[in-house]
């Protein structure tokens, strides 16, 4: 002088499936309760992400597996998109200078 880690403010971004019961219904779904996965399945002034090898979202009604099912696992993917500044802090490192 100065990468990262991490921390803070302020912007800003995303997702909300699957099932089972029950009461309603215009039969399209609507409320409510329980179960799956999950950080989150709308109690949200909440979670989670913000430069990315994954917050998401496209391929995709995807390919294989599991399941009671499901966007649940893996794959696909270091795919293509995808929301950032500012302080802080401090190490690696880089150079200079002095002394041995």
């Nucleotide at each position: 002088g100065a990468a990262a880690a991490g921390c803070u403010u302020u912007a800003g971004g995303g997702g909300u499936g699957c099932u089972u019961c029950g009461c309603c219904u215009u039969c399209g779904g609507g409320c409510g309760g329980g179960g799956c996965u999950g950080a989150g399945a709308u109690g949200a002034a909440a979670c989670c992400c913000u430069c990315a090898a994954a917050a998401c979202c496209u391929g995709a009604a995807c390919a294989g597996g599991a399941u009671a099912a499901u966007g649940c696992c893996u794959g696909c993917g270091a795919a293509g998109g995808g929301a950032a500044a500012a302080g802080c802090g401090g190490u690696a490192c880089a150079c200079c200078u002095c002394a041995u």